[in-house]
């Protein structure tokens, strides 16, 4: 000077005029008026992928089935998020990224090619012995080191050793078994002991462990109007106590209780609840696109101390940041800041002119993720050149 890897920060600013919503005052007397004050779209408002506050089912309990996460301690209201660490994989490297438990509890899958894809081999070849031959070839033993297929082939390499050859030896890695230091832990590292591995795939079914009721602001609540308080199916009926009546041993009726039987509670089961002026299903009919809440003071935010590697907790202070309803938050001139061009100057500053400025609009609220994209700053790593 370049290439790159990461961190956080800004998303223009003043000022004027006109215009629009909400809050407050204060005047007019009720006019969607008029003055004055103070607020009005992000860091992602996007995705709607996750949590949860809140809301209704519902007073709301176990189980089972479904779902959802998956190394290990922390954090947090909780997440599937976040931060340290282990472990593995890419990169020279900063750094990234991991769908990271379990294959010895089952089952299923590894096509073609290869001789052989698991309690899985002998095509090529090598050695040996018989036989024919002398250019070879045929059959019986051994073998699994070479060679070939393939993603993968009964550990790897490397030296002895054998007829060739093989953990057959052996020493280094690997494995399995064990102990001993560090560490909350996952794991780590160093002993010893044996010639020793049950391939691989759960982002297949599955097993383990842990969480886990539903539906969603269009949720709901409340007022006003208004209609037909409709209609028609189904499901209730027993037993026991007490009272009261009726008047004759019976019957009517009220209340409690039991048990069936309906109805609620995602699904399924048990349990609660409710229970004919009660539920369900069907058909019809009103309301029509009414008003008002819900609607923004929060696990809120900003500064400090303290502890923590951080993540985050705790204290102290100080602080109030649209609340709209078919959707307000604009819109012109001006100056000043970024950025890029051209001129003037030796260059550079500084002037002068010209043009530019990404991704993008709340709609009940937060905390993550993931996606779009300007511009300058910090840090750290490769390579080059000077000094």
């Nucleotide at each position: 000077a370049a290439a790159g890897u990461u961190g956080a920060a800004c998303a223009g600013a003043u000022g004027a005029u006109c215009g629009c919503u909400c809050u407050u005052c204060g005047g007019u007397g009720u006019a969607u008026c008029c003055g004055g004050a103070g607020a009005g779209a992000g860091g992602a408002a996007a995705g709607u992928c996750c949590g949860a506050g809140c809301u209704c089912c519902a007073c709301a309990g176990g189980g089972c089935a479904g779902g959802g996460u998956g190394g290990u301690c922390g954090c947090u209201a909780a997440c599937g998020g976040c931060g340290a660490c282990u472990c593995g994989g890419a990169g020279u490297g900063a750094u990234c990224c991991g769908a990271a438990g379990g294959a010895a509890a089952g089952u299923g899958c590894c096509g073609c090619a290869g001789a052989a894809a698991a309690c899985a081999a002998a095509c090529c070849g090598c050695c040996u012995g018989u036989g024919c031959a002398u250019u070879u070839u045929a059959c019986a033993g051994g073998u699994a080191a070479g060679g070939g297929u393939g993603a993968a082939a009964c550990g790897g390499c490397g030296a002895g050793g054998u007829a060739a050859g093989a953990g057959c030896u052996c020493a280094c890695c690997g494995c399995u078994u064990u102990g001993a230091u560090g560490g909350u832990g996952a794991c780590a590292u160093c002993g010893a002991a044996g010639g020793c591995a049950g391939g691989g795939u759960a982002a297949a079914c599955c097993c383990c462990a842990c969480c886990u009721g539903g539906a969603g602001c269009a949720a709901g609540a409340c007022c006003a109007a208004g209609u037909a308080g409709g209609a028609a199916c189904g499901c209730g009926c027993a037993u026991c106590a007490a009272g009261a009546c009726c008047a004759g041993c019976g019957g009517u009726u009220u209340u409690g209780a039991u048990a069936c039987c309906g109805g609620a509670u995602g699904g399924c089961c048990c349990g609660u609840c409710u229970g004919a002026a009660g539920c369900g299903u069907u058909c019809g009919g009103g309301u029509u696109g009414g008003g008002u809440c819900g609607c923004u003071a929060g696990a809120g935010c900003c500064g400090g101390a303290u502890g923590g590697c951080a993540a985050c907790a705790u204290c102290c202070g100080g602080u109030c940041g649209a609340g709209a309803g078919a959707a307000a938050u604009g819109a012109u001139c001006a100056u000043c800041g970024c950025c890029c061009c051209a001129u003037u100057u030796u260059a550079a500053c500084a002037a002068u002119g010209g043009g530019g400025a990404a991704c993008a609009g709340a709609a009940c609220u937060c905390g993550g993720c993931u996606u779009a994209c300007g511009u300058g700053c910090g840090a750290c790593u490769u390579u080059g050149u000077c000094c």
Predicted 3D model of a 387-nucleotide RNA (Bacterial RNase P class A) from Nitrospira sp. The sequence was found by an Rfam model in a public genome assembly. Rfam family: Bacterial RNase P class A. The family's RNA type in Rfam is ribozyme. Taxonomically the source falls in Nitrospira (Bacteria, Pseudomonadati, Nitrospirota, Nitrospiraceae). The model forms 99% of the base pairs in the Rfam consensus. The prediction has a mean pLDDT of 76.